RNAcentral holds the full RNA, with entries from SILVA. Predicted 3D model of a 346-nucleotide part of an RNA (small-subunit ribosomal RNA, central domain) from a metagenome.
[in-house]
Context: one part of a larger RNA
RNA sequence: UUGGGUUUAAAGGGUGCGUAGGCGGAAUGGUAAGUCAGUGGUGAAAUCUCGUGGCUUAACUGCAAAACUGCCAUUGAUACUGCCAAUCUUGAGUACAUUUGAUGUGGGCGGAAUGUGCCAUGUAGUGGUGAAAUACUUAGAUAUGGCACAGAACACCGAUCGCGAAGGCAGCUCACAAAACUGUUACUGACGCUGAGGCACGAAAGCGUGGGGAUCAAACAGGAUUAGAUACCCUGGUAGUCCACGCCUUAAACUAUGAUUACUCGAUGUGUGCGAUACACAGUACGCGUCUAAGCGAAAGCGUUAAGUAAUCCACCUGGGGAGUACGGUCGCAAGAUUGAAACUC
Numbered sequence: 001u002u003g004g005g006u007u008u009a010a011a012g013g014g015u016g017c018g019u020a021g022g023c024g025g026a027a028u029g030g031u032a033a034g035u036c037a038g039u040g041g042u043g044a045a046a047u048c049u050c051g052u053g054g055c056u057u058a059a060c061u062g063c064a065a066a067a068c069u070g071c072c073a074u075u076g077a078u079a080c081u082g083c084c085a086a087u088c089u090u091g092a093g094u095a096c097a098u099u100u101g102a103u104g105u106g107g108g109c110g111g112a113a114u115g116u117g118c119c120a121u122g123u124a125g126u127g128g129u130g131a132a133a134u135a136c137u138u139a140g141a142u143a144u145g146g147c148a149c150a151g152a153a154c155a156c157c158g159a160u161c162g163c164g165a166a167g168g169c170a171g172c173u174c175a176c177a178a179a180a181c182u183g184u185u186a187c188u189g190a191c192g193c194u195g196a197g198g199c200a201c202g203a204a205a206g207c208g209u210g211g212g213g214a215u216c217a218a219a220c221a222g223g224a225u226u227a228g229a230u231a232c233c234c235u236g237g238u239a240g241u242c243c244a245c246g247c248c249u250u251a252a253a254c255u256a257u258g259a260u261u262a263c264u265c266g267a268u269g270u271g272u273g274c275g276a277u278a279c280a281c282a283g284u285a286c287g288c289g290u291c292u293a294a295g296c297g298a299a300a301g302c303g304u305u306a307a308g309u310a311a312u313c314c315a316c317c318u319g320g321g322g323a324g325u326a327c328g329g330u331c332g333c334a335a336g337a338u339u340g341a342a343a344c345u346c
Base pairs, nucleotide, nucleotide: 004317005316006315007300008299012314014201015200016199017198021194022193023192025088026087028085029084030083031082033081034080035077036076037075038074039073040072041071042070049065051063052062053061054060091191092188093187094186095184096183097182099180100179103177104176105175106174107173108172109171110154114150115149116148117147118146119145120144121143125136126135162169163168206247207246208245209244210243211242216240220236221235222234223233258313259312260311261310262309263308266291267290268289269288270287271286272285273284274283295302296301319346320345321344328339329338330337331336
């Protein structure tokens, strides 16, 4: 490379937008580039193949044929692909109307809890644990009541729910912005799918500058436990956790399952619409779940939300270790990220 694969054996990029490229709906006409057929030229010789001859045979070699699967020119064919022209509405999009949601960004507001401070009541313990101790407390703690301040998170509702491309998103409210479904079938008329590079977004931790600092809490200190205890448990506690701006760009970034399209029995629950209304049953579209037929699968299992049957495009895999290491490149303030071997060994 071919072939085969990628839920769990190696293997789906964290996610989207999109450039080049690849692929692409229905019907008509033209063209004849691809495609197919004929003819001509060329395709050196040797080699290869077939036939036949010469050395006693063979190797070797002479002759003849075929072949040289190619290229060029020309004459035709026109189903398919391409190109050109004009057309269609089913794909895609737009418009109008309704609906939905923890979708995003920026403001404002709220109560509970926690901590701290002050005042009051009140007196000897509190706290913590398996048991204790460190710790706090007669300089009046813990507890109870009142007032004030601060920061962070939003109990119940809450769900097998909903929304978002993913990461993710939850008190209430306002403004702005975005999205999807449904209905009408009015408009455009293939405008589509995928997407190497590229660009953007991307939990937590971490980094820079400036704020903030209630809680919790790496590091650290002390008390326990223990043979030891650089831990698990306890008392404290700094970065951090929060905000603004700028970086970092990684996760079991998981559905361990790429995107899109079509097709292939059913049952049941649920969310939002439509339609129909009579309260119910039943219908339809898009979601979210559970169970299952066929089929698939090594099995577990998957099963119209496929891991089934097919098509297009991208990414990735090729024994274990060495190793996601070394070296080099790119990016980064750094931490490091990305790209990514070999020797050797089993």
Its mean pLDDT, the model's own confidence on a scale to 100, is 87.